[in-house]
């Protein structure tokens, strides 16, 4: 330098008709307990890496770009 893959909650990751942004773990609050652990319930937590385009509508399609991994040279 060229090709491919990945980027979504604090962490690990789902998310196909293009229309609802989610799960587990973690955190907070409450119940059960003398207390802890455990368990149950509830709540908070998001620029869907960034910018632009297409579209009535974009995490999803197109272009550019940033970061990481990988292959080729």
């Nucleotide at each position: 330098g060229g090709g491919g893959c990945u980027g979504u909650a604090g962490c690990u990751c789902a998310g196909u008709u293009g229309g609802g942004a989610g799960a587990g773990c973690g955190a907070a609050u409450g119940g059960u307990u003398c207390g802890c652990a455990a368990u149950c319930a509830u709540u908070a937590g998001g620029u869907c890496g960034a910018g632009g385009g297409u579209u009535c509508g974009a995490u999803c399609c197109c272009c550019u770009u940033c970061a990481g991994c990988u292959c080729c040279a």
About this RNA: The prediction has a mean pLDDT of 82. A computed fold for a 73-nucleotide RNA from an uncultured Pseudomonadota bacterium, annotated as transfer RNA. Its Rfam family is "tRNA". By type it is a transfer RNA.